The RNA shown here (TPP riboswitch aptamer (THI element)) has 97 nucleotides and comes from a Piscirickettsiaceae bacterium. Lineage of the source: Bacteria > Pseudomonadati > Gammaproteobacteria > Thiotrichales > Piscirickettsiaceae.
RNA sequence: GGUUCUCUUUUGAGGUGCUAGGCAAAGCCUGGCUGAGAAGAGACUCAUCGAACCUGAUGCCGGUAAUGCGGUCGUAGGGAUAGGAGUACUUUGCAUA
Numbered sequence: 001g002g003u004u005c006u007c008u009u010u011u012g013a014g015g016u017g018c019u020a021g022g023c024a025a026a027g028c029c030u031g032g033c034u035g036a037g038a039a040g041a042g043a044c045u046c047a048u049c050g051a052a053c054c055u056g057a058u059g060c061c062g063g064u065a066a067u068g069c070g071g072u073c074g075u076a077g078g079g080a081u082a083g084g085a086g087u088a089c090u091u092u093g094c095a096u097a
Base pairs, nucleotide, nucleotide: 001090002089003088005086006085007084008083009082011047012046013045014044017033018032019031020030021029022028023027053078054077055076059072060071061070062069
């Protein structure tokens, strides 16, 4: 000097659905389902080793009260920071023997 792994700080990215009831409606409130997360939580997940998330998609197969609910699509196409510390391995220079 480089690499791996772990921790940490900072910066940023993303999603928030289906359904029952109520409220005149827009929408909101309460409950149920799946999930890390279904809104405001100083949350959750993810940040190129990128399936967090978006497009394809009013896709296809299965299942459900219903829904990306599960699988597939998917070696597809996109997609969001910069530092610090430690461990291990390795490279180079110098000194000593």